This is a predicted structure of a 499-nucleotide part of an RNA (small-subunit ribosomal RNA, 5' domain) from a wastewater metagenome. RNAcentral holds the full RNA, with entries from SILVA.
[in-house]
Context: one part of a larger RNA
RNA sequence: GGAUGAACGCUAGCGGCGUGCCUAAUACAUGCAAGUCGAACGGAGAGUUAGCAAUAACUCUUAGUGGCGAACGGGUGAGUAACGCGUUGGUGACCUACCCCAAAGUGUGGGAUAACAGACCGAAAGGUUUGCUAAUACCUCAUGUGGUCAAGAGUAUUGAAAGUCUCUUGUCUAAAGCAGUAAUGCGCUUUGGGAUGGGCCUGCGUCCCAUCAGCUAGUUGGUAGGGUAAUGGCCUACCAAGGCGACGACGGGUAGGGGACCUAAGAGGGUGACCCCCCACACUGGUACUGAAACACGGACCAGACACCUGCGGGUGGCAGCAGUAGGGAAUAUUGGUCAAUGGACGAAAGUCUGAACCAGCAACGCCGCGUGUGCGAUGAAGGCCUUCGGGUCGUAAAGCACUUUUCUGUGGGAAGAGUAAGGACGGUACCACAGGAAUAAGUCUCGGCUAACUACGUGCCAGCAGCCGCGGUAACACGUAGGAGGCGAGCGUUAUCC
Numbered sequence: 001g002g003a004u005g006a007a008c009g010c011u012a013g014c015g016g017c018g019u020g021c022c023u024a025a026u027a028c029a030u031g032c033a034a035g036u037c038g039a040a041c042g043g044a045g046a047g048u049u050a051g052c053a054a055u056a057a058c059u060c061u062u063a064g065u066g067g068c069g070a071a072c073g074g075g076u077g078a079g080u081a082a083c084g085c086g087u088u089g090g091u092g093a094c095c096u097a098c099c100c101c102a103a104a105g106u107g108u109g110g111g112a113u114a115a116c117a118g119a120c121c122g123a124a125a126g127g128u129u130u131g132c133u134a135a136u137a138c139c140u141c142a143u144g145u146g147g148u149c150a151a152g153a154g155u156a157u158u159g160a161a162a163g164u165c166u167c168u169u170g171u172c173u174a175a176a177g178c179a180g181u182a183a184u185g186c187g188c189u190u191u192g193g194g195a196u197g198g199g200c201c202u203g204c205g206u207c208c209c210a211u212c213a214g215c216u217a218g219u220u221g222g223u224a225g226g227g228u229a230a231u232g233g234c235c236u237a238c239c240a241a242g243g244c245g246a247c248g249a250c251g252g253g254u255a256g257g258g259g260a261c262c263u264a265a266g267a268g269g270g271u272g273a274c275c276c277c278c279c280a281c282a283c284u285g286g287u288a289c290u291g292a293a294a295c296a297c298g299g300a301c302c303a304g305a306c307a308c309c310u311g312c313g314g315g316u317g318g319c320a321g322c323a324g325u326a327g328g329g330a331a332u333a334u335u336g337g338u339c340a341a342u343g344g345a346c347g348a349a350a351g352u353c354u355g356a357a358c359c360a361g362c363a364a365c366g367c368c369g370c371g372u373g374u375g376c377g378a379u380g381a382a383g384g385c386c387u388u389c390g391g392g393u394c395g396u397a398a399a400g401c402a403c404u405u406u407u408c409u410g411u412g413g414g415a416a417g418a419g420u421a422a423g424g425a426c427g428g429u430a431c432c433a434c435a436g437g438a439a440u441a442a443g444u445c446u447c448g449g450c451u452a453a454c455u456a457c458g459u460g461c462c463a464g465c466a467g468c469c470g471c472g473g474u475a476a477c478a479c480g481u482a483g484g485a486g487g488c489g490a491g492c493g494u495u496a497u498c499c
Stems, first nucleotide, its partner, number of pairs: 001499004006495005013370006019363002021328001026326003030323003035068003040065002043062008075281003084206004089201003094198002099194008107141001109139002116131006146173002149170006177186003207253003214244003219241008256278004260271004283304005306317004334360001336359003342356001343354004373403004383394004408436004413432002443488005448469003454483005464471002
């Protein structure tokens, strides 16, 4: 000098765009943050119409069964020095819901169950039992374009190896309907391909300590089996005795990694806030279930700590989602608005949900822009300060005169920004117009040298200053005050950290 997610002191007019718990991965009151579909299903409730009525039709709502979603989106950085990340490849060892393309199908039967009704237990949370009922829920049978598995034959690729490909035989294996008068549309099943997303393997790179030098029994390899979507000591049995290490094993410390960001002429050094990609975690530890995908933040079970409710028998909870509270701290915001836009989930759609998102609020926390007036004005006024008492200086500065009306202030006149059939939170905002009058707007740090800027008084090694050198013991340009001057300016200075 530059930089910062900064803090502190003094000060402060406006706007735009950003940013805002770096500490306790501490504990959390309250509200909201993941639902949706009645065009899968049977009920229930309400209403309308028709009817004397029973009832029928239609509309709306919805607890339950069922489907899809809830694995995304959002948060945090505790752990992790690792195939975690980055990069190079591999998968002849793999999966992929929804979406796209293609081929073939969608036949036939059956038994339940929630809701509901009755009975019962419990303070509650919740549960037991009897009876009834539906489905795109569940199950049997059929069909098999196909696919699986087994056996056999054949061809090609590869350095090599078949579980690839083709053929034959056998074997097992599918499905669901709904809307509509209909046409048709939306689905469902099997298979092949694509797309997308992932799993696994792999070369290289990836902080400090050798005052850590030896480490290792599922350890290293093999055979067989199990397990997985899949390879593999991933797991098990048996066999062998290996494997790693000064090219730093093992151990300890620290740490999420990268794109990037800061600095620097560069090489480097430092950092990993915001934004993007990846990873890990979700009170702590463990476990699996469901599912295309989780070992699952707002799912389940077990254990633990903590907290809450209780009729003392027993239950309930998890803000590292958005706000907010307490605590900690030098320190970090509103218990706001809207789904209008962008995107997501569901739905045939209308639409519903969305603290994602878009906006608004708070904060000079940062960057950028604008303003605090412009011109003239010398008896160089008064006053302050200095003085060699002549004067000098603040200083064209002020006053005064003339002018301007952008920011600003006021009025509330107009008024946006939807790809539209309609739909604007922001917002009567930006912007435009009108009116007014110099009005509403300057501080802060420094002045011995480095380093731009000097005098007076006070103090007297005191009080104090200080980044370094150093000032102060009676004339201090270094302390304090005043006048003046210099720097930067809605900021200025200090502290902390990095180059």
Its mean pLDDT, the model's own confidence on a scale to 100, is 84.